Model confidence (mean pLDDT): 82 of 100. The RNA shown here (transfer RNA) has 71 nucleotides and comes from a Candidatus Buchananbacteria bacterium. Rfam family: tRNA. It is annotated as a transfer RNA.
RNA sequence: GCGGGAUUAGUACAAUGGUAGUACGCGGGCUUCCCAAGCCUGAGAUGCGGGUUCGAUUCCCGUAUCCCGCU
Numbered sequence: 001g002c003g004g005g006a007u008u009a010g011u012a013c014a015a016u017g018g019u020a021g022u023a024c025g026c027g028g029g030c031u032u033c034c035c036a037a038g039c040c041u042g043a044g045a046u047g048c049g050g051g052u053u054c055g056a057u058u059c060c061c062g063u064a065u066c067c068c069g070c071u
Base pairs, nucleotide, nucleotide: 001070002069003068004067005066006065007064010024011023012022013021018054026042027041028040029039030038047063048062049061050060051059
């Protein structure tokens, strides 16, 4: 230099062109003499920029970081 893959909540992972979800964690409540466990509830995320579209996390282009291969 070329090609491919990954990037979503604090962490680990889903998801699909039409409200972005699960587990653990975190906050609040219930339960308990207390703790733990259990139950209910809440906050919190699509790497960045642009394009296509009525609508983009999804499709396209560029770019950043990491990984793999080739040279």